RNAcentral holds the full RNA, with entries from SILVA. Large-subunit ribosomal RNA, domain VI from an activated sludge metagenome, 255 nucleotides, folded computationally. Rfam family: Bacterial large subunit ribosomal RNA. Model confidence (mean pLDDT): 87 of 100.
Context: one part of a larger RNA
């Protein structure tokens, strides 16, 4: 554009994609079979391999916006305290976030038609024969059952609700992030808790800096589990989400 008015939700499921593995152990049971050596079928149950989805509780990793702790230099006037470089100077941890070596979870179960095959009844051909009429059983393959897409399925489906003149609806615009190259998707736009900021919690670092005390001093004790703290969560309208503009729907029949 189309789907023959135009929206917003929920949705059927034509067709499509996925996935479909493979072990071992106990118990039935040393049983059925077997002279004996040896040893099931079947069901129930337990653990594993792979593979593949998902996720971050828990073990880890990473974590150049956190915290410490040190070396050398230059600067802050000077002590001290601290910056800049030095590969993120180098070391020792780490929240969020992403992530496997971590968790979880699934490869289940049943049918339906059939392959080999194994039947049944049965003539052709007085007999025998699973076939030739006619009927049954039977695989991880096939068709559903599972999981994901899905009405451009042009046969353009169904439902439920609004709305027909500037109105339902969108969209431009802003704040963002479970989404993201960019569009899009997703929440939110003051009748507000979308982001940022603040206050707490949670968590990380590991006892700040100053001040006092011990000591010739380095250096240790007190205050103090203290300072400091990214991306987590809770709360709170301070701040920013203004104002505003576009887009946007038809026939028939009645009166």
């Nucleotide at each position: 554009c189309g789907u023959u008015c135009g929206a917003u939700a929920u949705u059927u499921g034509a067709g499509g994609g996925g996935a479909c593995u493979c072990g071992a152990c106990u118990a039935u049971a040393g049983u059925a079979c077997g002279a004996g050596a040896g040893g099931a079928u079947u069901u129930a149950g337990u653990u594993g391999a792979c593979c593949a989805a998902a996720c971050c509780u828990c073990u880890g990793g990473u974590g150049u916006a956190c915290c410490a702790g040190u070396u050398g230099u230059u600067c802050u006037a000077c002590c001290a305290a601290g910056a800049g470089c030095a590969u993120a100077g180098c070391u020792g941890g780490g929240u969020a976030g992403c992530u496997a070596a971590g968790u979880u979870u699934g490869g289940a179960u049943a049918g339906g038609a059939u392959a080999a095959c194994c039947g049944c009844u049965g003539a052709a051909a007085g007999c025998a024969u699973c076939u030739a009429a006619g009927u049954g059983g039977g695989a991880a393959a096939c068709c559903u059952u599972c999981c994901c897409c899905a009405a451009g399925a042009u046969u353009a489906g169904a439902u439920a609700u609004c709305g027909u003149u500037u109105u339902a609806g969108g969209u431009u615009c802003c704040c963002a992030g479970g989404a993201g190259a960019u569009g899009a998707c997703u929440g939110g736009g003051u009748u507000g808790a979308u982001a940022g900021g603040c206050u707490c919690u949670c968590a990380g670092u590991g006892u700040a800096a100053g001040a006092c005390g011990a000591g010739u001093a380095a250096u240790c004790g007190u205050u103090u589990g203290a300072g400091c703290u990214a991306a987590a969560g809770a709360g709170u309208a301070c701040u920013a989400a203004u104002a505003a503009a576009c887009c946007g729907a038809a026939a028939u029949u009645u009166c």